[in-house]
RNA sequence: UAGCUUAGUGGCAAAGCAUCUGCCUUACAUGCAGAAUGUCCCAGGUUCAAUCCCUGG
Numbered sequence: 001u002a003g004c005u006u007a008g009u010g011g012c013a014a015a016g017c018a019u020c021u022g023c024c025u026u027a028c029a030u031g032c033a034g035a036a037u038g039u040c041c042c043a044g045g046u047u048c049a050a051u052c053c054c055u056g057g
Base pairs, nucleotide, nucleotide: 003017004016005015006014011048019035020034021033022032023031041057042056043055044054045053
């Protein structure tokens, strides 16, 4: 660090809750399946490569 809470600590960014759609129901809730959502606080630097290392705010 996704709307919220948190993993991840150099190599294509994850989980839970929430949201939306479908199934189920007379309806709601629960349950099941699927989907969407990311300038990883900002600006520099190092590196083939930075969420990760360094500096400043």
Molecule: transfer RNA
Organism: Podarcis muralis